[in-house]
RNA sequence: GGCGAGGUAGCUCAGCUGGUUAGAGCGCCGGAUUCAUAACCCGGAGGUCGAGAGUUCAAGUCUCUCUCUCGCCA
Repeated sequence: GGCGAGGUAGCUCAGCUGGUUAGAGCGCCGGAUUCAUAACCCGGAGGUCGAGAGUUCAAGUCUCUCUCUCGCCA
């Protein structure tokens, strides 16, 4: 340099063929329980969906550019 895959919560990831409210597990905070801790149970916070632009009534999802990570080729 060329090709491919990927970037969504603190971490690991889901999100179908574009459809109206963005989710799960773990973690964190509060409560309940306990003599106390852990586990289990209840509740809660936490997101400009890598950046910008375009298409559309509507974009995490489609298109373009840039950027970062991983793999293959040279």
About this RNA: The prediction has a mean pLDDT of 82. Transfer RNA from a Zetaproteobacteria bacterium, 74 nucleotides, folded computationally. Rfam family: tRNA. Rfam links the family to the GO term triplet codon-amino acid adaptor activity.